RNA sequence: GCUGGUGUGGCGGAAUCGGCAGACGCACAGGACUUAAAAUCCUGCGAGGUAACACUCGUACCAGUUCAAGUCUGGUCACCAGCA
Numbered sequence: 001g002c003u004g005g006u007g008u009g010g011c012g013g014a015a016u017c018g019g020c021a022g023a024c025g026c027a028c029a030g031g032a033c034u035u036a037a038a039a040u041c042c043u044g045c046g047a048g049g050u051a052a053c054a055c056u057c058g059u060a061c062c063a064g065u066u067c068a069a070g071u072c073u074g075g076u077c078a079c080c081a082g083c084a
Base pairs, nucleotide, nucleotide: 001083002082003081004080005079006078007077010026011025012024019067028044029043030042031041032040046057047056048055060076061075062074063073064072
């Protein structure tokens, strides 16, 4: 240099043919239980914003197509693999 693949909350990892983004698990926080712990059960757990809600934004980044994009198209970046 060329070709292919991958990029989603703190981590792993889903999302059928484009239609509620983050299922499920781990981790973490609060509570219950216990003499105390472990285990188990319940609730919460992206960011901004609010007294608390509301609300807004969010799938590596920038554009495009579309009523609607994590998903399709173009470009960029990073990583992995192969070829040279």
This is a predicted structure of an 84-nucleotide RNA (transfer RNA) from a Clostridiales bacterium.
The sequence was found in a public genome assembly.
The organism belongs to Eubacteriales, within Bacteria.
The coordinates come from a structure-prediction model, not an experiment, and the mean pLDDT is 83.
It matches the Rfam family "tRNA".